[in-house]
RNA sequence: UGCUCAUCAAGACCGGUUGAGGGACAGGCCCGACGACGCCGGGGCAACCAGUGGAGCCAUCCACCCAGGUGCCAAUUCCUGCGGGGAGCCAUUCAGGCUCACCGAGAGAUGAGCG
Numbered sequence: 001u002g003c004u005c006a007u008c009a010a011g012a013c014c015g016g017u018u019g020a021g022g023g024a025c026a027g028g029c030c031c032g033a034c035g036a037c038g039c040c041g042g043g044g045c046a047a048c049c050a051g052u053g054g055a056g057c058c059a060u061c062c063a064c065c066c067a068g069g070u071g072c073c074a075a076u077u078c079c080u081g082c083g084g085g086g087a088g089c090c091a092u093u094c095a096g097g098c099u100c101a102c103c104g105a106g107a108g109a110u111g112a113g114c115g
Base pairs, nucleotide, nucleotide: 001115002114003113004112005111006110007109008108013042014041015040016039017038021031022030023029025081026080027079028078043073044072045071047070048069049068051064052063053062054061055060077107082104083103084102086100087099088098089097090096
């Protein structure tokens, strides 16, 4: 740095340090001098892998886990971005506008496998 697959509605905070931005991007909306973000230390969570037990149609599935490898610890991935059909409202000659929830895709993140 690329490809494939799976998941993304649950869960988990203190201290020190630094000092103005941060939440990937854009818009929104939030967090932030009552000190955010980052870094360090400690603590914690348990999603994936691993491990243990069980089931099995041998594809896989279920449960557990004192945490070994990763990961994570504001807000659903904070929400929306693209497409689809649906409900309500506004306007109306036509065209249209707004709101709401849903489904799918894309993007992103994490893991596992491969290059």

Notes:
This is a predicted structure of a 115-nucleotide RNA (SAM riboswitch aptamer (S box leader)) from Natronospira sp. The source organism's lineage runs through Bacteria, Pseudomonadati, Pseudomonadota, Natronospirales and Natronospira. The coordinates come from a structure-prediction model, not an experiment, and the mean pLDDT is 80. It was read from a public genome assembly, where an Rfam model found it.